[in-house]
Molecule: Bacterial small signal recognition particle RNA
Organism: Fructobacillus sp. ESL1129
């Protein structure tokens, strides 16, 4: 001066969370709109309302995206450092 080994720090890989995102997603126990057909009426029309359609929850899902942590046979750097090695 310097191998391993620690430590920090920037970075890549894996991973999870988490916001935001794509898309799906309720016989009935969500809404909303509510045929049909059912009830009330002398009538008008008025109720309650199943499908169906829209809308969305739990939940899956979709991602060159955002923050967080966890890890490392990865890559640079900073300090520390051995009796391993050399002079």
């Nucleotide at each position: 001066a310097g191998a391993a080994g620690c430590a920090g720090g920037c970075a890549a890989g894996g991973g999870u969370c988490u916001a935001c995102u794509u898309u799906c997603g309720a016989a009935c126990c969500g809404a909303g709109u509510c045929a049909g057909g059912a009830c009330a009426g002398a009538g008008a029309u008025g109720u309650a309302g199943c499908a169906g359609c829209u809308c969305u929850a739990a939940g899956a899902u979709u991602g060159c995206u955002u923050g967080a942590c966890c890890u490392u046979g990865u890559g640079c750097u900073u300090g520390u450092g051995u009796a391993c090695a050399u002079a």